[in-house]
Molecule: transfer RNA
Organism: Serendipita vermifera MAFF 305830
RNA sequence: GUCGCGAUGGUGUAGUUGGUUAUCACAACUGUCUAACACACAGUAGGUCCUCGGUUCGAACCCGAGUUGCGACA
Numbered sequence: 001g002u003c004g005c006g007a008u009g010g011u012g013u014a015g016u017u018g019g020u021u022a023u024c025a026c027a028a029c030u031g032u033c034u035a036a037c038a039c040a041c042a043g044u045a046g047g048u049c050c051u052c053g054g055u056u057c058g059a060a061c062c063c064g065a066g067u068u069g070c071g072a073c074a
Stems, first nucleotide, its partner, number of pairs: 001073007010026003019057001028044005050066005
């Protein structure tokens, strides 16, 4: 330098023939339980889907540019 793949709550992830509320687990917080803690059970909050722009009635999803990580080739 060229090509391929990835970036989604605090962490790890699901979701792409575009469509009402973005999924689950762990973690956090609250309640029940306990002398207390842990476990268990019930519940709550937390994401503007890497950034900018475009297409569209409508974009996490399609298109372009960029940032960054991994890999292959040179």